A computed fold for a 61-nucleotide RNA from an Actinomycetes bacterium, annotated as Fluoride riboswitch aptamer (crcB RNA motif). The prediction has a mean pLDDT of 77. Taxonomically the source falls in Actinomycetes (Bacteria, Bacillati, Actinomycetota). The sequence was found by an Rfam model in a public genome assembly. It matches the Rfam family "Fluoride riboswitch aptamer (crcB RNA motif)". Gene Ontology terms of the family: positive regulation of gene expression and response to fluoride.

RNA sequence: AUGCCGCGAGGCGAUGGAGCUCGCCGUGGACUGCCGGAAGGCUGAUGGCUCCUGUCGUGAC
Numbered sequence: 001a002u003g004c005c006g007c008g009a010g011g012c013g014a015u016g017g018a019g020c021u022c023g024c025c026g027u028g029g030a031c032u033g034c035c036g037g038a039a040g041g042c043u044g045a046u047g048g049c050u051c052c053u054g055u056c057g058u059g060a061c
Stems, first nucleotide, its partner, number of pairs: 010025004016052006033042003
C1' cells in the first nucleotide's frame, strides 16, 4: 500500500443531494401541507441554518 473476513454506524420531520443542529418515533411507529360543500385554488425542493441541483419570477449583459 492492497485484498479478504468479522463487527459497528437506526428510522422519521408535504418532491432531490450534502454538512451542522433541533424535535419525534422505534417492531411497527414517528411522517404523509393549506383553503373549499364540490369544482377548484395557494405556499415551499429546509423541521431550522448553509451549500449544490432542479423549478419559478424580475432585471442586466